[in-house]
About this RNA
Transfer RNA from Candidatus Melainabacteria bacterium RIFCSPHIGHO2_02_FULL_34_12, 77 nucleotides, folded computationally.
RNA sequence: GGGCCUUUAGCUCAAUUGGAUAGAGCGCCUGGCUUCGAACCAGUAGGUUACGGGUUCAAAUCCUGUAAGGCCCGCCA
Numbered sequence: 001g002g003g004c005c006u007u008u009a010g011c012u013c014a015a016u017u018g019g020a021u022a023g024a025g026c027g028c029c030u031g032g033c034u035u036c037g038a039a040c041c042a043g044u045a046g047g048u049u050a051c052g053g054g055u056u057c058a059a060a061u062c063c064u065g066u067a068a069g070g071c072c073c074g075c076c077a
Base pairs, nucleotide, nucleotide: 001073002072003071004070005069006068007067010026011025012024013023019057029043030042031041032040050066051065052064053063054062
């Protein structure tokens, strides 16, 4: 330098392949239970879907640029 892949909640991952208000587990917090705690049960909060632009009635999803990370190939030494 070239090709491919990934980026969604604090963490790990979904989202039926463009369709209504983006969800789950764990974690945090609150309450229950308990003498207290753990475990267990219930509930709340938590999101610029990496960032910019575009297409569309409608974008996490499609196109494009950038950034970060990963894999492969090539060049120089």
Lineage of the source: Bacteria > Bacillati > Candidatus Melainabacteria. Its mean pLDDT, the model's own confidence on a scale to 100, is 80. It matches the Rfam family "tRNA". It is annotated as a transfer RNA. Its family is annotated with triplet codon-amino acid adaptor activity in the Gene Ontology. The sequence was found in a public genome assembly.